The RNA shown here (FMN riboswitch aptamer (RFN element)) has 148 nucleotides and comes from Bacillus litorisediminis. Its mean pLDDT, the model's own confidence on a scale to 100, is 78. The model forms 100% of the base pairs in the Rfam consensus. It was read from a public genome assembly, where an Rfam model found it. The organism belongs to Bacillus, within Bacteria.

RNA sequence: AUCUAUCUUCGGGGCAGGGUGAAAUUCCCGACCGGCGGUGAUAAGCAUUUGCUUUCAGCCCGUGACCCGUUUGGAUGCAUAUCAUCUAAACGGUGGAUUUGGUGAAAUUCCAAAGCCGACAGUAUAGUCUGGAUGGGAGAAGAUGGGG
Numbered sequence: 001a002u003c004u005a006u007c008u009u010c011g012g013g014g015c016a017g018g019g020u021g022a023a024a025u026u027c028c029c030g031a032c033c034g035g036c037g038g039u040g041a042u043a044a045g046c047a048u049u050u051g052c053u054u055u056c057a058g059c060c061c062g063u064g065a066c067c068c069g070u071u072u073g074g075a076u077g078c079a080u081a082u083c084a085u086c087u088a089a090a091c092g093g094u095g096g097a098u099u100u101g102g103u104g105a106a107a108u109u110c111c112a113a114a115g116c117c118g119a120c121a122g123u124a125u126a127g128u129c130u131g132g133a134u135g136g137g138a139g140a141a142g143a144u145g146g147g148g
Stems, first nucleotide, its partner, number of pairs: 003146008017029003031128002033118002035063004043054004058116002067093011098114005120131003
């Protein structure tokens, strides 16, 4: 340094100001926000001749939350089969959004400009409020044991 098992910790941000209205952080004007991994021509530092470290995409690729389904196990419905509801694990499905100009050998990633997108339930129609959620989680860091 790598593989592997177990464990620990960490692991999401955001409507200022105004309009209408009986009522809206939900409509309208306007404001604000961007999970995780990868890729990557940015930037900085070190070394010095092309190498190392840190950093670099909401809308390029993949993935998580949410939702739906299948299989298997468990619980409840007095009992069996079926069925229904709840629940755990594994697997699968669904799942939003970008262009133009510049530079250049090369950019949907850099620079400039203009756009666009954002689960479910509740409620005057919600990316931003409240709720499921003191949950789950992609993953990140570390500890210990083992293999080679």